[in-house]
RNA sequence: AACCGAAACGGCAAACCGAUCGCGAGGUCGGGACGCAAAGCCAUGGGGCUCGCCGUCGAGCUCGCCAGGCUACCGAAG
Repeated sequence: AACCGAAACGGCAAACCGAUCGCGAGGUCGGGACGCAAAGCCAUGGGGCUCGCCGUCGAGCUCGCCAGGCUACCGAAG
């Protein structure tokens, strides 16, 4: 230094509830913790979802579904 993931300081926060925005998926804030070593960031590829009657088309949502990219705290064992 790259893997890796014991411990500690800390960090994030699913379901659910309240408020609010959105036709909706869902977002934001507060409460709340199921979990998370990138559960930090990016819709780039795939997946899922919503709206447009349907759609291989269009506009969106989701990075706490997977992959990829960028960045990052700590330092046991190996």
The RNA shown here (c-di-GMP-I-GGC riboswitch aptamer) has 78 nucleotides and comes from a Pirellulales bacterium. The model forms 90% of the base pairs in the Rfam consensus. Model confidence (mean pLDDT): 86 of 100.